A computed fold for a 75-nucleotide RNA from Ensifer adhaerens, annotated as transfer RNA. NCBI's taxonomy places the organism under Bacteria, Pseudomonadati, Pseudomonadota, Alphaproteobacteria, Ensifer. The RNAcentral record of the sequence draws on ENA. Rfam family: tRNA. By type it is a transfer RNA.
[in-house]
């Protein structure tokens, strides 16, 4: 220095142009003497960063930052 994966809500994770979800986890109601379980509801996301193409971009295109691999190289 080269290839390849990944970065999305508090966790794990889906979506591959056309309104950003799912699961647990918060928080509020219900049930229940009570807690869990179950059953409704609500917050929570500049989709890593910037520019581009496009009527639209989390989804393509370039640069870049950070992760995780392979491969090479090395006293």
């Nucleotide at each position: 220095c080269g290839c390849g994966g990944g970065a999305u809500a508090g966790a794990g994770c889906a979506g591959c142009g056309g309104u950003a979800g799912c699961u647990c986890g918060u928080c509020g109601g219900g049930c229940u003497c009570a807690u869990a379980c179950c059953c409704c509801g609500a917050a929570g996301g500049u989709c890593g960063g910037g520019a581009g193409u496009u009527c639209a971009a989390a989804u393509c295109u370039c640069c870049c930052u950070c992760c995780c691999g392979c491969a090479a190289u090395c006293a």